[in-house]
RNA sequence: GGCCUAAUCCUCGAGAGAGGAGCGGAGGACCCAAGCGUUUGGGGUGUAUCCCAUCCGGUACCACCGGGUGGGACGGGCAACUCUUUGAGCCCGAACCCGUCAGCUAACUUCGCCGGCCAUCAAGGAGAGG
Numbered sequence: 001g002g003c004c005u006a007a008u009c010c011u012c013g014a015g016a017g018a019g020g021a022g023c024g025g026a027g028g029a030c031c032c033a034a035g036c037g038u039u040u041g042g043g044g045u046g047u048a049u050c051c052c053a054u055c056c057g058g059u060a061c062c063a064c065c066g067g068g069u070g071g072g073a074c075g076g077g078c079a080a081c082u083c084u085u086u087g088a089g090c091c092c093g094a095a096c097c098c099g100u101c102a103g104c105u106a107a108c109u110u111c112g113c114c115g116g117c118c119a120u121c122a123a124g125g126a127g128a129g130g
Stems, first nucleotide, its partner, number of pairs: 001118004008021005022113006032103001041101001042098004049073010074093005081129006
């Protein structure tokens, strides 16, 4: 100076911390939806899911759950003023949380603002703004 992410900015304070703006998440009526679900538990944040085949484990079998491999579908990110779009190439498809419980949801209640990377031109084209 940039990238991913909601995860940034401002004010006060010696600091701890407090407040505000902004961005993001959760719970929560009528109506609507559901007409079933409930150990094969269920649910949330997030792009991080789905299908087929096969192997391993839970397990002695089916179902189911988790993992590996192969194939397919689909989803997300990529840069030098910003946004949108197109597009080549390159990557990612994790991790964590609630705790038997939650559809949507006005009022209302409530929580987060971490962390991880890059080092010199990071394809290019179009439109709008500045």